Notes: A computed fold for a 120-nucleotide RNA, annotated as FMN riboswitch aptamer (RFN element). It matches the Rfam family "FMN riboswitch aptamer (RFN element)". Its family is annotated with FMN binding in the Gene Ontology. The prediction has a mean pLDDT of 80.
[in-house]
RNA sequence: AAAUAACUUCAGGGUUGAGUGUGAUUCUCUACUGGCGGUAUACUCCGCGAGCCUAUAUUGGGCACGAAUCGGUGCAAUUCCGAUAGCAACAGUUAAAGUCUGGAUGGAAGAAGGUUAUUU
Numbered sequence: 001a002a003a004u005a006a007c008u009u010c011a012g013g014g015u016u017g018a019g020u021g022u023g024a025u026u027c028u029c030u031a032c033u034g035g036c037g038g039u040a041u042a043c044u045c046c047g048c049g050a051g052c053c054u055a056u057a058u059u060g061g062g063c064a065c066g067a068a069u070c071g072g073u074g075c076a077a078u079u080c081c082g083a084u085a086g087c088a089a090c091a092g093u094u095a096a097a098g099u100c101u102g103g104a105u106g107g108a109a110g111a112a113g114g115u116u117a118u119u120u
Stems, first nucleotide, its partner, number of pairs: 001120007008112003017029003031099002033088002035048004043086002051063004068084005090102003
């Protein structure tokens, strides 16, 4: 110095302004938000995570889980620029929720490279 293992730390944002109504931050118009890895920089490509069930229960298996086109630049972009469009788990609620409340002071894709050990 590198690799591996354990530990440690970190690891999700958002309802503005109106309308209807007995009642809606849930409906309508408008506004706002976009986890992680890969790849020319991605909410919509490819893969993964959060939920539920199950098992021989830290590994494994199953289920659920959304959406994009056109034009331009370029060696290269469904990622940039321009235009237009679309999507968002579960439970709860005086009325249907991406944004409120709750599971969650949780878990986790993963990131960092601080500590220890081993190997080269």